Background
A computed fold for a 72-nucleotide RNA from a Candidatus Microgenomatia bacterium, annotated as transfer RNA. The coordinates come from a structure-prediction model, not an experiment, and the mean pLDDT is 81. Its Rfam family is "tRNA". It is annotated as a transfer RNA.
RNA sequence: GUCCCUAUAGCUCAACGGAUAGAGCAAGGGUUUCCUAAACCCUAGAUCUCAGUUCGAUUCUGAGUAGGGACA
Numbered sequence: 001g002u003c004c005c006u007a008u009a010g011c012u013c014a015a016c017g018g019a020u021a022g023a024g025c026a027a028g029g030g031u032u033u034c035c036u037a038a039a040c041c042c043u044a045g046a047u048c049u050c051a052g053u054u055c056g057a058u059u060c061u062g063a064g065u066a067g068g069g070a071c072a
Stems, first nucleotide, its partner, number of pairs: 001071007010025004018055001027043005048064005
């Protein structure tokens, strides 16, 4: 330099273009217990950025950013 893949919650992952973006772990609170742990219940928390297409975009398109890979 060329090409390919990935980017969603603190972490690991879901989500035919359409319901309030969901789950596990972690965090906070509560029930229970003499206390702790475990168990159960509840709460908060996210779509990399900017444009475009569309009635509607996490999803499709373009550019950019970051990470990874192949070739040179």
The organism belongs to Candidatus Microgenomatia (nom. nud.), within Bacteria.